[in-house]
A computed fold for a 106-nucleotide RNA from Pseudomonas mangrovi, annotated as TPP riboswitch aptamer (THI element). The model forms 93% of the base pairs in the Rfam consensus.
RNA sequence: GGGUUCUUGUCGGGGUGCCCAGGUCGUGGGCUGAGAUCGGUCGUUGCCGGAUCCCGUUGAACCUGAUCGGGUUGAGACCUGCGUAGGGAACAAGAUGUCCUCGCCG
Numbered sequence: 001g002g003g004u005u006c007u008u009g010u011c012g013g014g015g016u017g018c019c020c021a022g023g024u025c026g027u028g029g030g031c032u033g034a035g036a037u038c039g040g041u042c043g044u045u046g047c048c049g050g051a052u053c054c055c056g057u058u059g060a061a062c063c064u065g066a067u068c069g070g071g072u073u074g075a076g077a078c079c080u081g082c083g084u085a086g087g088g089a090a091c092a093a094g095a096u097g098u099c100c101u102c103g104c105c106g
Stems, first nucleotide, its partner, number of pairs: 001100004005095006011056005017031005037050005062087003068081004
């Protein structure tokens, strides 16, 4: 000097699904998960805002592939492959520890 870990500040990104029964105005029960929510609007494969949770390049938070393949289950979008595939949002300061490198002295 650089990387990394943690903290703080400000900023940004993303998701909000599925199954069963009844009903067709409204609903109830259940599953996985960190998170499955509320409101408004509607041109209804959506849009906007709030809350919550997670993630921010060491990027599997999240999206595409995907009405995908295999497995599992009461059912399934649940598990797994796909995946050293593609895309994807950050800066600053500080602290301690650690790793690497450079210089000087012995």
It matches the Rfam family "TPP riboswitch aptamer (THI element)". Rfam links the family to the GO term thiamine pyrophosphate binding. The coordinates come from a structure-prediction model, not an experiment, and the mean pLDDT is 75. The RNAcentral record of the sequence draws on Rfam.